[in-house]
Context: one part of a larger RNA
């Protein structure tokens, strides 16, 4: 820009893409078959591999903004307590998120039309013949079925709902303006994201703060006591605590611009 007013939502599916794999075990059944050795079709059930998708309750990894231990050194006047630097100084753990080695799920079934091939009926050609008329079966291939995209599918589809027929110029076509439903920009952000898009947001829990909780670390500092001291014990399962959960308008989300008048 188009889709014959302007919008919001929900959809149909033209068409396109993806998936499509397979082992072993049990049973049928030591049955059919076979002198024996051996040993099924058909059907039923189970359990794996690789691959794919999703997820983080479990098992773990990471976790340079969490906690603790600890070395050297400089500084905070000194002690105590801390901070900086040393690969995050080193070491032991670890929330959210992300992740796999973890967990769950998938390939199925079914239908249609067929290939090679196997048939029925059957003439040309008194026989025979699956074929010439007619009519069955038959594959991981094909078309559906499963998952995803999809009306610029210009053949521009469908359904429901919302907004109304304003003002000015013009003979008219048309032009201009303020608006409606609504949208965009901007702003606070996001288990959304390269950007864009998408989603939430003053009729508000969007982010921060604060309060509570969970989870993590593992018993802070100060003081007291015991010990010559190192240190230990008590106060104390303490103190500290990120991205998690719930609550609370305290702080920040001021605002601006577009947007129909209809064949």
């Nucleotide at each position: 820009c188009g889709c014959a007013g302007g919008g919001g939502a929900u959809u149909u599916g033209c068409g396109g893409g993806g998936a499509g794999c397979u082992g072993c075990c049990c049973u049928u059944a030591g049955u059919a078959u076979g002198a024996g050795a051996a040993g099924a079709c058909c059907g039923g059930g189970g359990u794996g591999g690789a691959c794919a998708g999703a997820c983080c309750g479990c098992u773990g990894g990471u976790g340079u903004g969490c906690c603790a231990g600890u070395u050297g050194u400089a500084c905070c006047g000194c002690c105590a307590g801390g901070u900086g630097c040393a690969u995050a100084g080193c070491u032991g753990g670890g929330u959210a998120g992300c992740c796999a080695a973890g967990u769950c799920u998938g390939g199925c079934a079914g239908a249609g039309a067929u290939a090679a091939c196997c048939g029925c009926u059957g003439a040309a050609a008194g026989c025979a013949u699956c074929u010439a008329a007619g009519u069955g079966g038959g594959a991981a291939a094909c078309u559906c079925g499963c998952c995803c995209c999809a009306a610029g599918a210009u053949u521009a589809g469908a359904u429901c709902c919302c907004c109304c027929a304003c003002u000015c110029c013009g003979u008219a076509a048309g032009g201009a303006g303020g608006u409606a439903a609504g949208a965009c920009c901007g702003c606070u952000g996001g288990a959304a994201g390269a950007c864009u898009a998408c989603c939430a947001g003053u009729a508000g829990a969007u982010a921060g703060g604060c309060c509570g909780c969970a989870g993590g670390u593992g018993u802070a500092a100060g003081c007291a006591c015991a010990g010559c001291a190192a240190u230990g014990u008590g106060u104390u399962a303490a103190g500290c605590u990120a991205a998690g959960c719930g609550g609370u308008a305290c702080u920040a989300a001021u605002g601006g611009u577009c947007g129909a008048g209809g064949g």

Large-subunit ribosomal RNA, domain VI from an Anaerolineae bacterium, 263 nucleotides, folded computationally. Its mean pLDDT, the model's own confidence on a scale to 100, is 87. The organism belongs to Anaerolineae, within Bacteria.